[in-house]
Molecule: Guanidine-I riboswitch aptamer
Organism: Nodosilinea nodulosa PCC 7104
RNA sequence: AAUUUAAGCCUCUAGGGUUCCGGUUUGGCUAGGUUGCUAAACGGCUGGUCCGAGAGAGGCGGGUUGGUAAUAGCCAACUACACGGCGGGAUAAAAGCCCGGGAGAU
Numbered sequence: 001a002a003u004u005u006a007a008g009c010c011u012c013u014a015g016g017g018u019u020c021c022g023g024u025u026u027g028g029c030u031a032g033g034u035u036g037c038u039a040a041a042c043g044g045c046u047g048g049u050c051c052g053a054g055a056g057a058g059g060c061g062g063g064u065u066g067g068u069a070a071u072a073g074c075c076a077a078c079u080a081c082a083c084g085g086c087g088g089g090a091u092a093a094a095a096g097c098c099c100g101g102g103a104g105a106u
Base pairs, nucleotide, nucleotide: 002106008060009059010058011057012056015051016050020048021047022045023042024041025040026039027038028037029036062079063078064077065076066075067074068073081101083104087099088098089097
């Protein structure tokens, strides 16, 4: 030095937890052809809401080149590579989230 010309946004996924909903267990009350209400605990509950990738997917935008055109614009092609902690931070909480294409490795 490779490390911003491409590193923007949106939707989703892998993944993530537990505020809320649902689920399970237990207790209390209620019902009594077996019901419902309520409280606590549990994410070592596959779930709904939720968070969610630089190194996952798709789309849009952007960029480069060429064609066309009147300076606008329109059309086509291309748009590569990417090993990676510990620790800290946010939210209810956690994480491939953010610090971070960082430190480091090569």